Context: one part of a larger RNA
């Protein structure tokens, strides 16, 4: 000088930041990923209309009941897109993981640009109905049905395969104000994102010296989006290592942060980039993309429900609870802004985000009054008893009102509309010095001294060292010094 700090004493306000460093310990509860009816069949609920019946009325009409998907819309379902982003954590990892600079054998939904197309058919399965099983979770059988769901046929500039002859392969419609718009198929290029390979750099230990059999290379095959022992068969016997292999320990890496004149040293909270993980271990499915935090399957540990046959769960998302700990916050508000997903849009969702709450945890700013005032008051302390000091300090007199309080007004942030924040910021008025100072130290280092008490006791202490009857070093008081809404101590780094 610094800190994601803690502890002790104290504590007025504001702005901006920051806030489980420990148990990647276990989690009650709520929320954190949905959306599209302009893909589809439908109609459980709500609303409207129509029809019928009834009641009241002369009638218009009103009310009630029933029917009807006709309309708005919509629970559940089929289908599409998104749940691979965003958010969390740092367990693992000493590695092409990261950083930096290169490379060739690749893929890329949505988006942009180009080229060509969008013809004609079919069979199902949910929902639904009926029946059955089960305590539940759920599940079985039979029957009906739609589609932008699924499958043939046709067509193929370009596309794929090829023995270069030839062979193979696609599509879906929806809405409309009838202008068109949004989709769909094939393919080329781009953009974006991702996978892979390589040079160099990347902690400590030799009280770790040898390590390796898919191991190292080749041929062929398989596999992948793609190269490759990635995998397999066969062949060869290689490959790494004192320029530290292997093993052990430790650790996410970086931009950066702290310190320092620099060189360097230490660290890697917040913010940003990359990586890894999602109760533990393993696996694949779907998909453009995952071997998938809030998806699936298996095994394990744990917790819960059970009719004992069987089931359910995963906060290292946001809050919150227990536990651990010296120690770290609200079960808040809003989608108004920014951004994300879906949708043609309206809009819906969004604990991302924007805000508010708590904490002197840090940084910065402000205040706790100003002027005058000598009878140098009283009181305290000291005293050579004359006085000295506290001390212009107080009182008194004259002023001011920052901040805070109360009342009134009141933005920008938002584009024509929409403001959580917000009783906001800010402005005005009112009253009154009113509501606002502590902490550590005073032997030397080191700024600041006397008295009482104690008597090697009680105690102090960072080092030297103080204390055994005159202690500036212990305890208290008066006085002083230093910082100040903080001050000290402890821990840690330079």
């Nucleotide at each position: 000088a610094u800190u994601g700090a803690a502890c002790g004493c104290u504590g007025g306000c504001g702005g901006c930041a920051u806030g489980c460093c420990u148990a990647a310990c276990a989690c009650a509860u709520g929320c954190a990923a949905g959306u599209c009816g302009a893909a589809c069949g439908g109609c459980a609920g709500c609303a409207u209309g129509a029809u019928g019946u009834g009641u009241a009325g002369c009638a218009a009409u009103a009310c009630a009941c029933a029917u009807u998907g006709a309309u708005g819309g919509c629970g559940a379902g089929u289908g599409g897109c998104g749940g691979a982003c965003g958010g969390g954590u740092g367990a693992g990892u000493a590695a092409c993981g990261c950083g930096u600079g290169g490379g060739a054998a690749u893929c890329u939904a949505c988006c942009c640009a180009g080229u060509a197309g969008c013809g004609g058919g079919g069979g199902a399965c949910a929902a639904c109905u009926c029946g059955g099983g089960g305590a539940a979770a759920c599940u079985c059988g039979a029957g009906c049905u739609a589609a932008u769901a699924c499958c043939g046929c046709a067509u193929a500039c370009g596309c794929c395969c090829u023995u270069a002859g030839g062979g193979g392969g696609a599509a879906a419609g929806g809405c409309u104000u009838c202008g068109g718009c949004c989709a769909c198929u094939a393919u080329u290029g781009g953009a974006u994102g991702a996978g892979c390979c390589c040079g160099c750099g990347u902690u400590g230990g030799a009280u770790u010296a040898g390590c390796u059999u898919g191991u190292u290379g080749g041929u062929g095959a398989g596999g992948u989006a793609a190269u490759g022992g990635c995998u397999c068969a066969c062949c060869a016997a290689g490959g790494c290592u004192a320029c530290g292999a292997u093993c052990c320990a430790u650790a996410g890496c970086u931009g950066g942060u702290c310190u320092g004149a620099g060189a360097g040293g230490a660290c890697g909270a917040u913010c940003a980039g990359c990586c890894a993980c999602a109760c533990u271990g393993g696996g694949a499915c779907u998909g453009a993309g995952a071997c998938a935090c809030g998806g699936c399957c298996c095994a394990g540990a744990c917790u819960c429900c059970u009719a004992c046959g069987g089931g359910a769960g995963g906060c290292a998302g946001c809050a919150g609870u227990g536990g651990g700990g010296a120690a770290u916050a609200u079960u808040g508000c809003a989608c108004a802004a920014u951004g994300g997903g879906g949708g043609a849009a309206a809009c819906c969702c969004u604990g991302a985000u924007g805000c508010a709450g708590c904490a002197a945890u840090g940084c910065c700013g402000c205040g706790u009054g100003u002027g005058u005032g000598a009878a140098g008051a009283a009181g305290g302390c000291c005293u050579g008893c004359g006085g000295g000091u506290u001390g212009u300090a107080a009182a008194g007199c004259a002023c001011u009102u920052u901040c805070g309080a109360u009342a009134g007004g009141g933005a920008a942030g938002a584009u024509u509309a929409u403001g959580a924040c917000g009783g906001u910021a800010c402005c005005u008025a009112u009253a009154g010095a009113a509501g606002a100072a502590g902490c550590a130290c005073c032997g030397g280092c080191u700024a600041a001294c006397u008295c009482c008490g104690u008597g090697c006791c009680a105690g102090c202490a960072g080092c030297c060292g103080c204390g055994g009857u005159a202690a500036u070093a212990c305890u208290g008081a008066g006085g002083g010094u230093g910082c100040a809404a903080g001050c000290g101590u402890u821990a840690a780094u330079c």
Model confidence (mean pLDDT): 88 of 100. Predicted 3D model of a 494-nucleotide part of an RNA (small-subunit ribosomal RNA, 5' domain) from an uncultured prokaryote. Rfam family: Bacterial small subunit ribosomal RNA. Rfam links the family to the GO terms ribosome and structural constituent of ribosome.